[in-house]
RNA sequence: GAGUUUGAUCCUGGCUCAGAACGCACGCUGGCGGCAUGCCUAACACAUGCAAGUCGAACGAAGUCUUCGGACUGACCGGCGCACGGGUGAGUAACGCGUGGGAACCUACCCUGGGGUACGGGAUAACCGCUGGAAACGGCGGCUAAUACCGGAUAAUGUCUUCGGACCAAAGAUUUAUCGCCUUUAGAUGGGCCCGCGUUGGAUUAGCUUGUUGGUGGGGUAAAAGCCUACCAAGGCGACGAUCUAUAGCUGGUCUGAGAGGAUGAUCAGCCACACUGGGACUGAGACACGGCCCAGACUCCUACGGGAGGCAGCAGUGGGGAAUAUUGCACAAUGGGCGCAAGCCUGAGGCAGCGAUGCCGCGUGAGUGAAGAAGGCCUUAGGGUUGUAAAGCUCUUUUACCAGGGAUGAUAAUGACAGUACCUGGAGAAUAAGCUCCGGCUAACUCCGUGCCAGCAGCCGCGGUAAUACGGAGGGAGCUAGCGUUGUUCGGAAUUACUGGGCGUAAAGAGUACGUAGGUGGCUUAGUAAGUUGGAGGUGAAAUCCCAGGGCUCAACCCUGGAACUGCCUUCAAAACUACUGAGCUAGAAUCCUGGAGAGGUGAGUGGAAUUCCUAGUGUAGAGGUGAAAUUCGUAGAUAUUAGGAAGAACACCAGUGGCGAAGGCGGCUCACUGGACAGGUAUUGACACUGAGGUACGAAAGCGUGGGGAGCGAACGGGAUUAGAUACCCCGGUAGUCCACGCCGUAAACGAUGGGUGCUAGGUGUUGGGGUCUUUUGCUAUUUAGUGCCGAAGCUAACGCGUUAAGCACCCCGCCUGGGGAGUACGGUCGCAAGAUUAAAACUCAAAGGAAUUGACGGGGGCCCGCACAAGCGGUGGAGCAUGUGGUUUAAUUCGACGCAACGCGCAGAACCUUACCAGCUCUUGACAUCCUAAUCGCGAUUGGUGGAGACACCUUUCUUCAGUUCGGCUGGAUUAGUGACAGGUGCUGCAUGGCUGUCGUCAGCUCGUGUCGUGAGAUGUUGGGUUAAGUCCCGCAACGAGCGCAACCCCCAUUUUUAGUUGCCAUCAUUUAGUUGGGCACUCUAGAGAAACUGCCGGUGAUAAGCCGGAGGAAGGUGGGGAUGACGUCAAGUCCUCAUGGCCCUUAUGAGCUGGGCUACACACGUGCUACAAUGGCGGUGACAGAGAGUUGCUACCCUGCGAGGGGAAGCUAAUCUCUAAAAACCGUCUCAGUUCGGAUUGUUCUCUGCAACUCGAGAGCAUGAAGGUGGAAUCGCUAGUAAUCGCGGAUCAGCAUGCCACGGUGAAUACGUUCCCGGGCCUUGUACACACCGCCCGUCACACCAUGGGAGUUGGUUUUACCCGAAGACGGUGUGCUAACCAGUUUACUGGAUGCAGCCGACCACGGUAGGAUUAGCGACUGGGGUGAAGUCGUAACAAGGUAACC
Repeated sequence: GAGUUUGAUCCUGGCUCAGAACGCACGCUGGCGGCAUGCCUAACACAUGCAAGUCGAACGAAGUCUUCGGACUGACCGGCGCACGGGUGAGUAACGCGUGGGAACCUACCCUGGGGUACGGGAUAACCGCUGGAAACGGCGGCUAAUACCGGAUAAUGUCUUCGGACCAAAGAUUUAUCGCCUUUAGAUGGGCCCGCGUUGGAUUAGCUUGUUGGUGGGGUAAAAGCCUACCAAGGCGACGAUCUAUAGCUGGUCUGAGAGGAUGAUCAGCCACACUGGGACUGAGACACGGCCCAGACUCCUACGGGAGGCAGCAGUGGGGAAUAUUGCACAAUGGGCGCAAGCCUGAGGCAGCGAUGCCGCGUGAGUGAAGAAGGCCUUAGGGUUGUAAAGCUCUUUUACCAGGGAUGAUAAUGACAGUACCUGGAGAAUAAGCUCCGGCUAACUCCGUGCCAGCAGCCGCGGUAAUACGGAGGGAGCUAGCGUUGUUCGGAAUUACUGGGCGUAAAGAGUACGUAGGUGGCUUAGUAAGUUGGAGGUGAAAUCCCAGGGCUCAACCCUGGAACUGCCUUCAAAACUACUGAGCUAGAAUCCUGGAGAGGUGAGUGGAAUUCCUAGUGUAGAGGUGAAAUUCGUAGAUAUUAGGAAGAACACCAGUGGCGAAGGCGGCUCACUGGACAGGUAUUGACACUGAGGUACGAAAGCGUGGGGAGCGAACGGGAUUAGAUACCCCGGUAGUCCACGCCGUAAACGAUGGGUGCUAGGUGUUGGGGUCUUUUGCUAUUUAGUGCCGAAGCUAACGCGUUAAGCACCCCGCCUGGGGAGUACGGUCGCAAGAUUAAAACUCAAAGGAAUUGACGGGGGCCCGCACAAGCGGUGGAGCAUGUGGUUUAAUUCGACGCAACGCGCAGAACCUUACCAGCUCUUGACAUCCUAAUCGCGAUUGGUGGAGACACCUUUCUUCAGUUCGGCUGGAUUAGUGACAGGUGCUGCAUGGCUGUCGUCAGCUCGUGUCGUGAGAUGUUGGGUUAAGUCCCGCAACGAGCGCAACCCCCAUUUUUAGUUGCCAUCAUUUAGUUGGGCACUCUAGAGAAACUGCCGGUGAUAAGCCGGAGGAAGGUGGGGAUGACGUCAAGUCCUCAUGGCCCUUAUGAGCUGGGCUACACACGUGCUACAAUGGCGGUGACAGAGAGUUGCUACCCUGCGAGGGGAAGCUAAUCUCUAAAAACCGUCUCAGUUCGGAUUGUUCUCUGCAACUCGAGAGCAUGAAGGUGGAAUCGCUAGUAAUCGCGGAUCAGCAUGCCACGGUGAAUACGUUCCCGGGCCUUGUACACACCGCCCGUCACACCAUGGGAGUUGGUUUUACCCGAAGACGGUGUGCUAACCAGUUUACUGGAUGCAGCCGACCACGGUAGGAUUAGCGACUGGGGUGAAGUCGUAACAAGGUAACC
């Protein structure tokens, strides 16, 4: 920097990614070289070989060789070395390490200087003999040497010292030049010890310590010291974290990072520790010793069973563990080390080689040319595009690899493991050499096919349910390249622990409040000091590394040289501003004192009235009470009501106020006593006495607990009554704890201003409480000053909301707290508590969010305003009956398909007997019923007669008619038919959730937007809101808006008035005429159909704001949109339609296509929708016979005549229509019937007919006669309609051979009602709440059931670590003893004995490792059962929360 919470936004906040790195591992792949690097795990166990020896110039003896001069060999004795080098990181939180200092020390070999090196002595190994043992290894006796050992002498510039003195050494070898030896001085090197500072986590480890802290005497060490011991004192350490516990070698450095930091401590280098585990010392200059010793233990091996041997964390190597880490290589040539005078020997240190792409660096896998843009692949809109100059082809080159030849440096005289290596020269030939990951976004890179929530992918968000750039494959592309990806880990990004550099009103976060300890911080002046601070100088900060500049390998990696740096520590000099410290002062902070007023501040005691309940008595009678409505309850044993009296307990109406007081919790009748604090004014006093405050202490609502009182009302639990599907609730009737008092606990609250305390600074305005002052005036006031308490606001702050002198502004000081959500304020442990519980306070696991503020919508059993046949007021219906029709369901071979709340259901269907027809059964066809192209043939085709087969399609034979068109006259063109071939046709098959188009709906509702500007960080807002008004976002006014668009309205059509033009098929007033506008005539009128006029709140009055408009009136045919139609904004419903049509994809292709016959779509227990006809008298029947409009008609309408009871039939005029026909209008009117299942109603059924049609069986319509069902106005519920409307009456048309109660249209007759907007439904605007945004058909909580996961408790059980007491006491050094043994020295006897000194064994003592017994602490594993938690598919029960969430929510 990016992705991810949302519809969108800003913020908070976590998760994730892009970078770099690695001692790496895994997958795929792999040409060369250089330089590095390679058991991170089992400090697990180790076979085998090697890793430390050397000196004959210390010495004796032996052996071999000899040129007799001597040389050589290995063992022993002796010297030096083996404490270095090499490995590992177990232990260690420590003076272990780092850094800087210090004093009380040692230092072999080396270097420097001084001095010395004269005299003696006794042994011993080797060797020889005997002997034990399996072996390892010994035992006894004897001989011998030394630079081995010992004695005495000498003795300082050495050591000790009481300053008199005392004490201490030596070794020789020889080639005659040296090397040694002893003592001592100084140095160098190396080491030991002490100290300051720094050095991980845990307080759910708070107290630890008896040699502990100090002193004295003694001991001890190379050396200071409780290092050790005896005695004395009682100290020492610790909140600046002791003790305990977990983890860990430390550092230079390394990785990362802008840095500060964070992580790390492989290779290289410094230090430390360790060497199978534990203990111990010996030797030595140096060890408590990796390849030494002793003891104990575990393990392994040998054994003759008696006893012995061993220690790869050296180099190789083996097994094991593990994701994982190499050769039992070469040589000492170089560097270095040990020994030696040296030659030299030894050296798994080191130098090299081998193995591994483990890393870094370098090189290569070819270069140029080459378009027919080849072939092939892939895609395609079928044209082409892409792979792609890529290949092939042509012309070149030879780095690497290969072959051949030469051939170093490393080596200064000799000596080369590497190695015939590096390097050089020559040769042949493009020859020997490319992969891996990715391509939805982050993140560079896209298409096809397959798959179909499957298989799979995935770092996060997330892909996959039939068109997947996200899975798998392919083509293409992107990136890196001998590598590329993945896993793991670290830093970064992460300002997500914030020193640099964060926060805490609402996102996580201010402790409930105060007092106060330690600590932190602290006013003014002055003098001094110099700890901090600043500057200079010096020392140190190892080398390597990093950085800079040079240089060497062909470059680079790598290496070399120099510089800088190493930000640190120490010493010293100087300065004195600031901090600090010491001294002296000051008064502005703070405190004290005096005076004064305000107050529900606290504690105790007393006291008052109203109300409530109860008791007593009176009056009084049937109810009272309670609720949405009721009931439980009380009441005739007298309630409720009312009057009087009495008792009890609790709380204090009005005053009362964002008024007062208090630190907070909290405090309210009145009086008194005691008492705390604040405030104002004022003189004086003290002189920084201050602020904050970890721990600590005190106070701390309500509920709860203990003891004892009290108990009126209220009232958890509980009982009852209701409500309800249930109701362990809400409502009602009762009612116990409790509420009250005293004393003692508890210590928590949404203890909130969700805002810690203190100080200072930074505009105002307006209220209010307490005090003071001024001025006037007697009570007010203005300017004013303080201390509180509110509101509004400037700057500023804030994510926004908001805060704003009472800060959430600007600063300083101190404390508390936060670091994703859940798990969880939970578990365990501790502390407190009588208990309830409080406090302190995790982890596993799980999710990619959780959250804050604001925005737009939607929604609300939120609010306001308004509208609509929405309700209301009315009229008529549906729902009940019969029938028609559609649907569901059922049935069926099939009952084709679609439509499903409104907005499917007399819908698609403006008309299913065949056809239609898509469905079923059966029979047939396969380039096809239909289209185009190609080839061949024929000129037709077609109409028609008859016959055969068949159910028919169809097949075969046959009769008759006709003999294609154009022409440039060429079988040229066109057309038609048949046959053939393959491309293809065909599909009412699927997907309306791939689509176009069309349509429905909200809704003819008044809305939906844009440009510019402005406001806001932004989503967005403004405009469009507001005040009026309208049918209307219609108009007016106002306004940070000004304009505009799609809608509204108007423009269009019909109707209503009228003028004019024109009169035929229309009309007829006047004149003739007729049966008749029939004819003449006329076109005045009606009418027809063209063009006009007319209506605009234009006029008047009122009202309104002087506006828009509204109300009333006039005139007018019509008045405020005159009535009706067409016209449907942005959008919503994945609404409907692939079966109107079009169309992507998929599917079928002798069938899901095509043809035919028959059947079905017409079924029928049932349910629903829409209708018709009725139930009758506003009617039926009969009669009379008047008045429409709009349409249709030649495959037609059919007058008129005849005929039939009738449907109809037979003749037959007119009309392609203002001419003819359908055409008769019906309700109306008159008569009759008189309330019945009827003279209502017509279903059903029988029968006889008619018409249409190829055909009325399934399955048409109609007529006549007969039959005469249900039905007496319809439950809950529900529909339409506001005027020429409802209701009622008939007429016509489309479709159509025939078939309408449906649909579309037409006119006749012609009402009632609207107070009004509370309610139901729908809609619009504003506002409010929201945890909703798939938008309330939303969201969401808990129990239960099932599965899985981690975790707490748990009788116990198995280990680890540690501790206390006691027992045991190896080896060892120390102390004692030393009766046994004892060469040197001494003494005595006297010639080999004795004694002494010394030393050794043995024994004793104290210390102590391992081990044992008993107890404690702590930690880990397992554990029947059990507790809650988390996660899961659509389980169960309810509906707690989000809206007033339907009882406001919450603590």
The RNA shown here (small-subunit ribosomal RNA) has 1451 nucleotides and comes from an uncultured prokaryote. The prediction has a mean pLDDT of 83. The RNAcentral record of the sequence draws on ENA.